[in-house]
RNA sequence: UAACUGGAGAGUUUGAUCCUGGCUCAGAGCGAACGUUAGCGGCGCGCCUAACACAUGCAAGUCGCACGAGAAAGGGCUUCGGCCCCGGUACAGUGGCGCACGGGUGAGUAACACGUGGGUAACCUACCCAUGAGUGGUGGAUAACCUUCCGAAAGGAGGGCUAAUACAGCAUAAGACCACGGGGCUUUGGCUCUGGGGUCAAAGCAGGCCUCUGCAAGCACGCUUGCGCUCAUGGAUGGGCCCGCGUCCCAUCAGCUAGUUGGUGAGGUAAGAGCUCACCAAGGCGACGACGGGUAGCUGGUCUGAGAGGAUGGCCAGCCACACUGGAACUGAGACACGGUCCAGACUCCUACGGGAGGCAGCAGUGGGGAAUCUUGCGCAAUGGACGAAAGUCUGACGCAGCGACGCCGCGUGGGCGACGAAGGCCUUCGGGUUGUAAAGCCCUGUGGGGAGGGACGAAGGCCGCUGGGCGAAUACCCUAGCGGGAUGACGGUACCUCCUUAGCAAGCACCGGCUAACUCUGUGCCAGCAGCCGCGGUAAGACAGAGGGUGCAAACGUUGCUCGGAAUUACUGGGCGUAAAGCGCGUGUAGGCGGUUCCGCCAGUCUGGUGUGAAAGCCCGGGGCUCAACCUCGGAAGCGCAUUGGAUACUACGGAGCUAGAGUCCUGAAGAGGAGAGCGGAAUUCCCGGUGUAGAGGUGAAAUUCGUAGAUAUCGGGAGGAACACCAGUGGCGAAGGCGGCUCUCUGGACAGGAACUGACGCUGAGACGCGAAAGCGUGGGGAGCAAACAGGAUUAGAUACCCUGGUAGUCCACGCUGUAAACGAUGAGGACUGGGUGUUGCGGGUAUUGACCCCUGCGGUGCCGAAGCUAACGCGUUAAGUCCUCCGCCUGGGAAGUACGGCCGCAAGGCUAAAACUCAAAGGAAUUGACGGGGGCCCGCACAAGCGGUGGAGCAUGUGGUUUAAUUCGACGCAACGCGAAGAACCUUACCCGGGCUCGAAAGUGCCGGAACCUGGCCGAAAGGCUGGGGUGCCCGCAAGGGAGCCGGUAUCCAGGUGCUGCAUGGCUGUCGUCAGCUCGUGUCGUGAGAUGUUGGGUUAAGUCCCGCAACGAGCGCAACCCCUGCUACUAGUUGCAAACGGUUCGGCCGACGCACUCUAGUGGGACUGCCGGUGUUAAACCGGAGGAAGGUGGGGACGACGUCAAGUCAUCAUGGCCCUUAUGUCCGGGGCUACACACGUGCUACAAUGGCCGGUACAGAGGGUCGCCAACCCGUGAGGGGGAGCAAAUCCCAGAAAACCGGCCUCAGUACAGAUAAGAGUCUGCAACUCGACUCUUUGAAGUUGGAAUCGCUAGUAAUCGCUGAUCAGCAGGCAGCGGUGAAUACGUUCCCGGGCCUUGUACACACCGCCCGUCACACCAUGGGAGCGGGCUGCUCCAGAAGUCGCUGCGCCAACCCGCGAGGGAGGUAGGCGCCUAAGGAGUGGCUCGUGACUGGGGUGAAGUCGUAACAAGGUAGCCGUAGGGGAACCUGCGGCUGGAUCACCUCCUUU
Repeated sequence: UAACUGGAGAGUUUGAUCCUGGCUCAGAGCGAACGUUAGCGGCGCGCCUAACACAUGCAAGUCGCACGAGAAAGGGCUUCGGCCCCGGUACAGUGGCGCACGGGUGAGUAACACGUGGGUAACCUACCCAUGAGUGGUGGAUAACCUUCCGAAAGGAGGGCUAAUACAGCAUAAGACCACGGGGCUUUGGCUCUGGGGUCAAAGCAGGCCUCUGCAAGCACGCUUGCGCUCAUGGAUGGGCCCGCGUCCCAUCAGCUAGUUGGUGAGGUAAGAGCUCACCAAGGCGACGACGGGUAGCUGGUCUGAGAGGAUGGCCAGCCACACUGGAACUGAGACACGGUCCAGACUCCUACGGGAGGCAGCAGUGGGGAAUCUUGCGCAAUGGACGAAAGUCUGACGCAGCGACGCCGCGUGGGCGACGAAGGCCUUCGGGUUGUAAAGCCCUGUGGGGAGGGACGAAGGCCGCUGGGCGAAUACCCUAGCGGGAUGACGGUACCUCCUUAGCAAGCACCGGCUAACUCUGUGCCAGCAGCCGCGGUAAGACAGAGGGUGCAAACGUUGCUCGGAAUUACUGGGCGUAAAGCGCGUGUAGGCGGUUCCGCCAGUCUGGUGUGAAAGCCCGGGGCUCAACCUCGGAAGCGCAUUGGAUACUACGGAGCUAGAGUCCUGAAGAGGAGAGCGGAAUUCCCGGUGUAGAGGUGAAAUUCGUAGAUAUCGGGAGGAACACCAGUGGCGAAGGCGGCUCUCUGGACAGGAACUGACGCUGAGACGCGAAAGCGUGGGGAGCAAACAGGAUUAGAUACCCUGGUAGUCCACGCUGUAAACGAUGAGGACUGGGUGUUGCGGGUAUUGACCCCUGCGGUGCCGAAGCUAACGCGUUAAGUCCUCCGCCUGGGAAGUACGGCCGCAAGGCUAAAACUCAAAGGAAUUGACGGGGGCCCGCACAAGCGGUGGAGCAUGUGGUUUAAUUCGACGCAACGCGAAGAACCUUACCCGGGCUCGAAAGUGCCGGAACCUGGCCGAAAGGCUGGGGUGCCCGCAAGGGAGCCGGUAUCCAGGUGCUGCAUGGCUGUCGUCAGCUCGUGUCGUGAGAUGUUGGGUUAAGUCCCGCAACGAGCGCAACCCCUGCUACUAGUUGCAAACGGUUCGGCCGACGCACUCUAGUGGGACUGCCGGUGUUAAACCGGAGGAAGGUGGGGACGACGUCAAGUCAUCAUGGCCCUUAUGUCCGGGGCUACACACGUGCUACAAUGGCCGGUACAGAGGGUCGCCAACCCGUGAGGGGGAGCAAAUCCCAGAAAACCGGCCUCAGUACAGAUAAGAGUCUGCAACUCGACUCUUUGAAGUUGGAAUCGCUAGUAAUCGCUGAUCAGCAGGCAGCGGUGAAUACGUUCCCGGGCCUUGUACACACCGCCCGUCACACCAUGGGAGCGGGCUGCUCCAGAAGUCGCUGCGCCAACCCGCGAGGGAGGUAGGCGCCUAAGGAGUGGCUCGUGACUGGGGUGAAGUCGUAACAAGGUAGCCGUAGGGGAACCUGCGGCUGGAUCACCUCCUUU
């Protein structure tokens, strides 16, 4: 500083992270539509589809001042003949102008159609303006009209009359034009001067006047004025034609072209031109995209966007094109003509069937189509247009009104006050919260609406009058300026203003999981539904539906569709290509792009100034007008463009002249598996011959097929043949890549080092093109030893079309030809420049110093590794770049479908190259992180294996479970971690289940009221619960009494109780489990973009993340350990009920007395053990090993104790608890039954199968417990269970209580037994109201299975296993279970390969619900889109041919013809014309192609789809490493051969590097 004002992101791939990448959202917009809703006004806009078809009305006429003719009706008059007025009016006709404008539409058109800038010396232009000149004279017709006739009509034919500004000659020609001649200027036919020749005009009408002329009144042929007419020139306006540039998609359209390209001549046009024709030539266009196909009116602008850009072209404006479809011309200044003509076609209508009429993409309107788009309105008042002299007429242009919230803009639906906050609603933790100052109420206002009154602007011009001026002879007419006059409005009952009226009549829509602003309740229960993306819904849903509340917008709000944005997601601004999508397999090279250094020139690019243009509108700025705004208006700015012109000359280009640093040539030297050809060699395999030799060989995880007594394998000698070249050999060498490996020779390419020379930018890249190109494969012909797809056989396996084995053919090899692909990889295009280093290796050179195949320094080329900076998403790259830059090429743009289909090109084929779409998904991916996992690795634990001992699995029984059964067999627990579990004890009870009988304020609790004290005790009915009915009885406190109160009982009432009903996946609490495993974390710091890492890894060590050392970590917490309890030693304290060394007594029992606390013991407090000491090992550490001492030694033994967490583990039936459900029942009481069932299956146990035993007899020794509704002694009875009995004991006192195995003695002698005890019969005992269903025990008898247990499987490492008994809880009774107690008392551990579980480190991963993971293909089913397909149908179109309307043009024209000519005339001529012929040609027809769309039996694959089939291919070494190319094979994934890749794990070795 008028016209500078500007750029936001989010959701979604994962367990998490970063990146890549797609999808989606928030914004703005619209000619919209749909849904819900709707008060008013202003300004705009309104068939986007069927350029589908149209009824009806209107949309272009006008002029009597060009011309002839000229009514009827009506009115008046009448002498009834008629006359006058209307009226020279209306209608119609001739003629003129207009109808080519205005209005509509967007079909066609990819084109000079449009835009922009130019050209026209190659053109036209009616009306208008200016200038010049003129407007003289003559003639013949013809409509109308009259008349005859044809026709249904439309219309037409013949005859007759007539006018003109109609028509035709003639005269004149300033001028114009034509041909010829000359001159000047000039860019094609331009301008101009000039000579003669030729050609070309015209029309009058109206007003006024008497100056001129004529007649002499006045009027005209006169004058004058106006309008016209003719010729010419110029202008203006509008157009025609031409050119430069710009202007969509497909190359799966690559070649196109015969009037094609040019020339000459002619024709044609207003005009250039192949525009047309004849002839001649053979050209023209094209990767800078011709030709073909698809789509499309173009622009100013509009929308979006920061911009660049993208999209778009409705209204308005400019241009174009079209007018039912196709063709054609006529008229005209202008048309090939929207409301004109002709023809053809389709369609509609009329018809007398002969024939006619029509064209709304004008305004309204109708049908139809469609998601969808208006009134058959008013008016010419204004603006504009046509005609006219004018008045005026016409004008669906236009101005207005109507309909539509379609859009934009404005206004209202009220304003103020009003509660510690009404009612109602909703929620609630029941306290309250919220709706909410919201309402009510009080005070106020009056926009809009309604009523009444007033009331514009838009109207000026024209007209009339007056005055002045002009023309003129004129005071006339006419023109013009000023003044005056009366009239003119569709809108319009308008806007606007005033008064009255009442808060009275005026709010909705969407949304409320995240993105995204706004939350609760109820209903629903993967249902119904929602959804833009992610995703919600399977019983507590902020996501569905309703409600309350809230948020956002508001006369609207949402939804859908479309465009731009966000999207840097096509990247010009502004992206990428090692692994995410993306470098052609490699080279040579064309076009093209780019290009070293110096000087000169030029000025094309480039930069700068001027000029023209860039229409208006719009956008922007400044004013102005409607009350504001929208809207309108004035002025300005801008329009980044194009053209033209002047200037600058650094850079680029171009022209010229040089240079040598790029590039190349030459010479010398030397390395090499570089290529091609020929020859040669040895080892090995196989085969053949011969010798020796004998029974096997071969092969595998193990085998078999196979070979071998016809002599194999083995071994020796000889021979044949083919293929490949051990060692050397090396991240060594060479090559562009593929690739190249014995030796020799010949031919040959490239690189490198050094050098004194030479050329002088000759360079780089490289679309197409051309060449090379592993393996496999193909063709022809050879060759064939070994190997080896296919194939066969043998194994393996559930199967095994595989992996393994035995055979074996193509092939592998050679020659020639084809193929042309690979993980053709460094997954890294080529060239150049620049940017710290270190260390190997290879080729060549230099230096020093010396001769050593030495070492050191150094230059160039190649090839590796590690690394600065930098880059990268990270991994990594790092002078051999993936760093910093330049040049050129190739390529990418979500996954799948698919490198597929179709088309094209190539190939003998296989196939290759090029290369989509429909449909479908919300991802697909890269790198890295933490875990988990691996039939990966390393280290290490555990009764994990091994070593042992004993079991289970077989039997019988017990018990639990499944299953089955049942009226019910209540419920829960389900791998480890459910199954002798909840059950530490179901006959009733328990009990939750079933059947039946009852109750309903309930079996139990609180409250109000009424009655009664409570309570005790009968009878009847009943299975009981319960029901009915009696008797007794009156207490305590206050009070005189009446009465009241507490408690209890009964009744009643209301809140409510009650529920073992559901949800353990809504929960608390408790518990199991990994696991007593050694781990799990945090703070700060550091590293990393981040997830995260570090710490916690490493070296040692430990039972241990135990400790030590080291270390970008330093510390800390929860765990470990210790602290606690029991036990083992000991001291002290204490000493009854315990004990008994010493005394006495004794029934010989610590039994008794006395005494004592010493001992045992009891139970309390201490001590003790700490790797403390010694030796060794070890980093001098931690620690380990050994030893001493000690009751005990390296956590002494045992217990309690369980980190962060995992399993939606278990439990709503212990309890508690949210929600849901039941409420005369899902509650409650009672009787009976069931939980005890029984073909079966499993778990856990008991007892056994016997002699280490059984039985009989005898004899010992515990510990820990329990006991008054109890334990129960002695004694008596019973074979026994038990009974009687009653002492003692609330218990270190008494009792349970006999421990048993053991030991001693005896019998049994291997047998289903003197084993084993099931089952069963009988008889009993005990508990209990009651042992039937359904208890335990006793006695007698009975005597089953079972002779050590298949596959499989469990426990235990020492006072353990095994074995033996005892006690307790529960409990009336019931124990093979459980919890404890003690007695006796072993074996074995080499060791960590293997099984299982676990810890740490590391590695791979496509897993993360985490391997019980993930995941592939066939098959089957459903649906969807699509390819092929005998064909069928449609559209567009090429070519060939037939036919050919109208019409122009040409020819003809004997028929016909007024004007001109000849002629007196007849007639003739000129000219014209009907008709005929010809060229062209639309529709039509025939044939043959191309493209495209639809459809098609059948068929191919593809996609999608909660729970289908077969297998297991891939991901961990995925159990045969995988993958690529190719070939064969196979239900399928796939398998195998050949070559290749690492994007393979693991171990070993080699090499290289780093550190000290």
A computed fold for a 1556-nucleotide RNA from a Pseudomonadota bacterium, annotated as small-subunit ribosomal RNA. Its mean pLDDT, the model's own confidence on a scale to 100, is 85.